Record summary
This is a predicted structure of a 267-nucleotide RNA (Bacterial large signal recognition particle RNA) from a Chloroflexota bacterium. The organism belongs to Chloroflexota, within Bacteria. A source record names the gene ffs. Its Rfam family is "Bacterial large signal recognition particle RNA". Rfam's curators write: The signal recognition particle (SRP) is a universally conserved ribonucleoprotein involved in the co-translational targeting of proteins to membranes. Gene Ontology terms of the family: SRP-dependent cotranslational protein targeting to membrane, signal sequence recognition and signal recognition particle, plasma membrane targeting. The family's RNA type in Rfam is non-coding RNA gene. The sequence is in RNAcentral, with records from ENA.
RNA sequence: UCGUGCUAGGUGGGGAACUAGCGGUGCCCUGUAACCGGCAACCCGCUCCAGCCGGGCUGAAUCCCCACCCGAGGCUCGUACGUCGUCCGGGCAGGCCGACGCCGAGCGGUGUUGAUGGGCUGGUCCUGCGCGGCAGCGACUCGUGAACCCCGCCAGGUCGGGAACGAAGCAACGGUAAACGGUGCUCGCUGGGUGCCGCAGGGCAACCGGCCCGGAGCAAGCUAGCGUAGGGUCGCGGGGGGCGGAAGGUCGACGGUGGGUGCACGA
Numbered sequence: 001u002c003g004u005g006c007u008a009g010g011u012g013g014g015g016a017a018c019u020a021g022c023g024g025u026g027c028c029c030u031g032u033a034a035c036c037g038g039c040a041a042c043c044c045g046c047u048c049c050a051g052c053c054g055g056g057c058u059g060a061a062u063c064c065c066c067a068c069c070c071g072a073g074g075c076u077c078g079u080a081c082g083u084c085g086u087c088c089g090g091g092c093a094g095g096c097c098g099a100c101g102c103c104g105a106g107c108g109g110u111g112u113u114g115a116u117g118g119g120c121u122g123g124u125c126c127u128g129c130g131c132g133g134c135a136g137c138g139a140c141u142c143g144u145g146a147a148c149c150c151c152g153c154c155a156g157g158u159c160g161g162g163a164a165c166g167a168a169g170c171a172a173c174g175g176u177a178a179a180c181g182g183u184g185c186u187c188g189c190u191g192g193g194u195g196c197c198g199c200a201g202g203g204c205a206a207c208c209g210g211c212c213c214g215g216a217g218c219a220a221g222c223u224a225g226c227g228u229a230g231g232g233u234c235g236c237g238g239g240g241g242g243c244g245g246a247a248g249g250u251c252g253a254c255g256g257u258g259g260g261u262g263c264a265c266g267a
Base pairs, nucleotide, nucleotide: 001267002266003265004264005263006262009058010057011056012030013029014028015027020047021046022045023044024043035055036054037053038052039051064260065259066258067257068256069255073251074250075249076248081244082243083242084241086239087238088237089236094234095233096232097231099228100227101226102225105223106222107221109218110217117213118212119211120210121209122208123207124206125202126201127200128199129198130197131195132194134191135190136189137188138187139186140184141182142181143180144179150175151174152173158167159166160165
């Protein structure tokens, strides 16, 4: 150095969780030639080079062991952090919007066709009277309207009378009373939160009007400024929700690099 046979070892690994700790079944990530049977999550089997039992295959190396590198993936953590929105609180020390007051700079309005102001005097207001109107009632007017207890005139009939004539008197007719209905250039009475009405008295804080005096401002709508209190909202504090989401650390499969490691026999 080669050949043959054997042995150690290997026959998946990793993460979280569980566990005093280790491993397994289960879950997750990788990966494949990654064996077969039995046990097992209210667990099963072990004890610090840590699954147990029974078999099969491979076998000192590209396959076993160690170190380093790369790196799927897991854990820390869905955390720090960012962003959106929500609930609660607090407050006027900050910002924004708004409210009220003051002021009268700017804009606008008004003013010599005469401002503010002043004087006189009216209206709006109250009372009384008048006038009108409205409503009601009455008179007047037209019509209806009394079998009898209204009037007039009274047919027929009745009564008195010898007769002439006379008397009472129903119906009809005419009219009238009470009552009913209608109309209105009419009159009277009563009434009112009646009226662009008239007169008088009263009242006049305010508004409007007329005349006179006087001679330049007036006013405060918007903007601005100042002040006041504190209304709303944002920022502020706290709770929790949605979306996004590290860094660092840690474990680490597959892969890569380097190194290491038996026995026997024969040639």